A computed fold for a 117-nucleotide RNA from an uncultured Acidimicrobiaceae bacterium, annotated as SAM riboswitch aptamer (S box leader). The prediction has a mean pLDDT of 79. The sequence was found by an Rfam model in a public genome assembly.
[in-house]
RNA sequence: CCAUCAUCCAGAGCAGCUGAGGGACCGGGCCCGUUGACGCUGCGGCAACCAGACCGGGUGGGCGAUCCGCUGAGCGGACACCCAUCGGACCAGGUGCCAAUGCCCGAGCGAUGAGGA
Numbered sequence: 001c002c003a004u005c006a007u008c009c010a011g012a013g014c015a016g017c018u019g020a021g022g023g024a025c026c027g028g029g030c031c032c033g034u035u036g037a038c039g040c041u042g043c044g045g046c047a048a049c050c051a052g053a054c055c056g057g058g059u060g061g062g063c064g065a066u067c068c069g070c071u072g073a074g075c076g077g078a079c080a081c082c083c084a085u086c087g088g089a090c091c092a093g094g095u096g097c098c099a100a101u102g103c104c105c106g107a108g109c110g111a112u113g114a115g116g117a
Stems, first nucleotide, its partner, number of pairs: 001116002004114005013043005021032003026106004044098003049094002052090001054088002057086006066078005102109001
C1' cells in the first nucleotide's frame, strides 16, 4: 500500500507522569473530563485472529494401494496412517484489546487480525 478474507451489541483497570480537551473524519445528538479525561509509562487483566500441541470427532482426498468377502478378473465392503478442511476442548509464543454497540443516528468510512505486494 491493497477491487482479498474474517470480526467489530460478550469480556477485561489500577498506579505514576502530564495538563485540556477527548469519544478516528463530516453533520446532528449524547457522553467522558481540572473530583485530572485523552495520551504516555509500569504492572495487572480480557479475549482467542495467527502460531503451537490434542481428539477412537465430521467431510473430502492420498486410495486405482493394503486387507476381507463374493467372484471370475471384476464387484462390494473395511481398518490403520498421512494431508486438507470443519468442529471441539487446551495453551498463551506473535498481535490485539481493557467507559458507553466502532457511544448513537445519517453518509461515507474506520479499526484489528490473517493473507498478499